[in-house]
Context: one part of a larger RNA
RNA sequence: UGACGGGGGCCCGCACAAGCGGUGGAGCAUGUGGUUUAAUUCGAUGCAACGCGGAGAACCUUACCUGGGCUUGACAUGUUGCUGGUACCAACCUGAAAGGGAAGGGACCUCUAGCUUGCUAGAGGAGGUAACACAGGUGCUGCAUGGCUGUCGUCAGCUCGUGUCGUGAGAUGUUGGGUUAAGUCCCGCAACGAGCGCAACCCUUGUCCCUAGUUGCCAUCAGGUUAUGCUGGGAACUCUAGGGAGACUGCCGGUGAUAAGCCGGGGGAAGGUGGGGAUGACGUCAAGUCCUCAUGGCCCUUAUGCCCAGGGCUACACACGUGCUACAAUGGUCGGUACAGCGGGGGGCGAAGCCGCGAGGUGGAGCAAAUCCCUCAAAACCGGUCUCAGUUCGGAUUGCAGUCUGCAACUCGACUGCAUGAAGUCGGAAUCGCUAGUAAUCGCGGAUCAGCAUGCCGCGGUGAAUACGUUCCCGGGCCUUGUACA
Numbered sequence: 001u002g003a004c005g006g007g008g009g010c011c012c013g014c015a016c017a018a019g020c021g022g023u024g025g026a027g028c029a030u031g032u033g034g035u036u037u038a039a040u041u042c043g044a045u046g047c048a049a050c051g052c053g054g055a056g057a058a059c060c061u062u063a064c065c066u067g068g069g070c071u072u073g074a075c076a077u078g079u080u081g082c083u084g085g086u087a088c089c090a091a092c093c094u095g096a097a098a099g100g101g102a103a104g105g106g107a108c109c110u111c112u113a114g115c116u117u118g119c120u121a122g123a124g125g126a127g128g129u130a131a132c133a134c135a136g137g138u139g140c141u142g143c144a145u146g147g148c149u150g151u152c153g154u155c156a157g158c159u160c161g162u163g164u165c166g167u168g169a170g171a172u173g174u175u176g177g178g179u180u181a182a183g184u185c186c187c188g189c190a191a192c193g194a195g196c197g198c199a200a201c202c203c204u205u206g207u208c209c210c211u212a213g214u215u216g217c218c219a220u221c222a223g224g225u226u227a228u229g230c231u232g233g234g235a236a237c238u239c240u241a242g243g244g245a246g247a248c249u250g251c252c253g254g255u256g257a258u259a260a261g262c263c264g265g266g267g268g269a270a271g272g273u274g275g276g277g278a279u280g281a282c283g284u285c286a287a288g289u290c291c292u293c294a295u296g297g298c299c300c301u302u303a304u305g306c307c308c309a310g311g312g313c314u315a316c317a318c319a320c321g322u323g324c325u326a327c328a329a330u331g332g333u334c335g336g337u338a339c340a341g342c343g344g345g346g347g348g349c350g351a352a353g354c355c356g357c358g359a360g361g362u363g364g365a366g367c368a369a370a371u372c373c374c375u376c377a378a379a380a381c382c383g384g385u386c387u388c389a390g391u392u393c394g395g396a397u398u399g400c401a402g403u404c405u406g407c408a409a410c411u412c413g414a415c416u417g418c419a420u421g422a423a424g425u426c427g428g429a430a431u432c433g434c435u436a437g438u439a440a441u442c443g444c445g446g447a448u449c450a451g452c453a454u455g456c457c458g459c460g461g462u463g464a465a466u467a468c469g470u471u472c473c474c475g476g477g478c479c480u481u482g483u484a485c486a
Stems, first nucleotide, its partner, number of pairs: 001486002003483003007480007015470002019434005026325008034316002042053002064311007073134001077133007088105002092101003108125008136300002139298003145294002147289003150285001152283001157196006163172003176187003202277004207245007217234002221232003248271001251265005327427001331386006343374003348367002353362003393424001398419007440462007
């Protein structure tokens, strides 16, 4: 100087407390451990691995296993030799395919020479073939590395120059008194300044104004319809998308050291960082990744490379994590009836109509889309019914019949109809999330994608309760103290 302490002081955080909803019990989905297996490819392992890499394992993917094949190779560059029945096309044979064999057809470019001016000969190229350098490796080492990432932590810290102090390590500054979300600011001070962080500048959302007015809008006027901005028209409103205004403790009172600030008020759409996002200092964990990529070293080279078929990654006594659906009446079911936003669409989205109980089929209008389509949002609301039961709750499981995608749904897809109707009556010890348009609850969209979503990333609808407080648990910051630790 640090680190540590079941030392002390001050302070903060959904850290506790106060509340609301869960997990832990059930069924299922998914990941992992274990076990099994020819293989169940590999990685990730306290927080910070376990719906993680994987934003889509039927084939492919695929790295694994079994079997069949290839050997300058699926791919790149170069050297040498050969090459017109050569490249290329290819019936057919074999085979699961890959691969192996093969009748037949059959070229091109440049230069030189000859001439019957489009043919011959020679040289070279392209391509092929043989050989050689080499290719190739998701083989090993993340403890050889780059890059990228997680984490402490969006915590308020981490340092430097000069000066001063100390023999020196080092200290001071950065400590102290206040204050703040903040090393934020003020005051003081042997310090004076500065850098990386904080904040602001960026995006978005909340209010208003200006500009613009189609594909969006419809107040006024007119026309028309069973009905609809449907039409003429309008530029007000909503909205769209470009520009601007607005918030700064600016104003008032109190408080404070007359400071920084804090408390209350006024005005305001918004008030003291308005809400949300992007943004992650010096560093820590030899943290993670050699299977994104790059790369040192090591290893394989008729195989640890490459191609193919089938299987496996989907196994199942069990254990754990994360979720979904429930156990019902604030509910189930039936009928009626409202109101979104974000997005996506050309090998695409696909309307109306018709067929089917339905999944879906048919059909093909319109739309590269503020125009058309996906696209009826659902919870909510109104009315009927069920009356507390393993039920008109719950839907697992299983049987049969189907639909769709796709060469192909046996291993191993999703969905539909009929039938079946399991566990489950609110969950032990323990444990998680959340402070407001949040939790809870309801549906919708997108990426991946032929098909496949309870996962992920977004979107809007309805919309709470509680916070006395900081003694305690956890994590963190500053000061101080002890130490046989570095």